[in-house]
A computed fold for an 88-nucleotide RNA from a Chromatiales bacterium, annotated as c-di-GMP-I riboswitch aptamer.
RNA sequence: CAAGACAAAAGGCAAAGCCAUCGAAAGAUGGCGACGCAAAGUCACCGGCCUACCGAGUAAAACACUCCAUGGCAGCGGGACCGCUCGA
Numbered sequence: 001c002a003a004g005a006c007a008a009a010a011g012g013c014a015a016a017g018c019c020a021u022c023g024a025a026a027g028a029u030g031g032c033g034a035c036g037c038a039a040a041g042u043c044a045c046c047g048g049c050c051u052a053c054c055g056a057g058u059a060a061a062a063c064a065c066u067c068c069a070u071g072g073c074a075g076c077g078g079g080a081c082c083g084c085u086c087g088a
Base pairs, nucleotide, nucleotide: 004086005085012037013036017032018031019030020029021028022027035075041081042080043079045078046077047076048073049072050071055067056066057065058064
């Protein structure tokens, strides 16, 4: 220095749910709260997944149905960058 990661030490993050706000929704933000996480730190580059306002189509009609990301998920996987301890 690297692969790797059981334990230990110092810490860190925060699922579901509830309240408030934003949003058409998915979802996000803040507070409370902990299911868990060695990257559950950051980034939508690749795959995947979620939503469908607008738009297009179907329909006698409907606040209906179908298609569609430009919206979203980093706690789905891959990848990139940064980080604590041990390894040392």

The sequence was found by an Rfam model in a public genome assembly.
Its Rfam family is "c-di-GMP-I riboswitch aptamer". Gene Ontology term of the family: cyclic-di-GMP binding.
The coordinates come from a structure-prediction model, not an experiment, and the mean pLDDT is 86.
NCBI's taxonomy places the organism under Bacteria, Pseudomonadati, Pseudomonadota, Gammaproteobacteria, Chromatiales.